The prediction has a mean pLDDT of 80. This is a predicted structure of an 83-nucleotide RNA (c-di-GMP-I riboswitch aptamer). Its Rfam family is "c-di-GMP-I riboswitch aptamer". Rfam links the family to the GO term cyclic-di-GMP binding.
Formats: sequence, C1' cells, structure tokens
RNA sequence: UAGUGAUAAGGGCAAAACCACUGUGAGGUGGUGACGCAAAGCCAAGGGUCUGAGAAGCGGAGCUUAGACAGCCGGUUGCCACA
Repeated sequence: UAGUGAUAAGGGCAAAACCACUGUGAGGUGGUGACGCAAAGCCAAGGGUCUGAGAAGCGGAGCUUAGACAGCCGGUUGCCACA
C1' cells in the first nucleotide's frame, strides 16, 4: 500500500418489543432490551424506499416545493488481526 475477515485481544454499536417525551406523518430522543453488525463510524450531494397536517404551484388521479431513512445501494474516513 491494494486485498481478506478464518482465529485472538481490547473494546464499540444496538434490531424487534415495551415505557416516557416529541412530530401531521414517515420518524426522532431517552430508558429497558439484544436481533444482529468489521464500518451498524460519518455523509441525505446520487439511486432507492417511505411520509405528507397546513400552505403554495401545477392540476382533478395525483405530482412538486418540504421532510424521514446511512441497520437498502452508494460515497468517504478508519481500529485490530491475517496476508
């Protein structure tokens, strides 16, 4: 330095469910909890999925503006071990 995650150590994160708060909603935050994760760190600029009360525009379905999701793909940085 490009590759791999079989083994080991130190650790890390935390799905569902339940409780509280919050949002119109998708969701978010905290607690309990562990299904899993070698990037389950970070990024909503790209693809994708989802939401949509009110307002505006186009329009009659609905769409866009607006949002959510990084544990869907992707991008980016990086620990340890092996090689």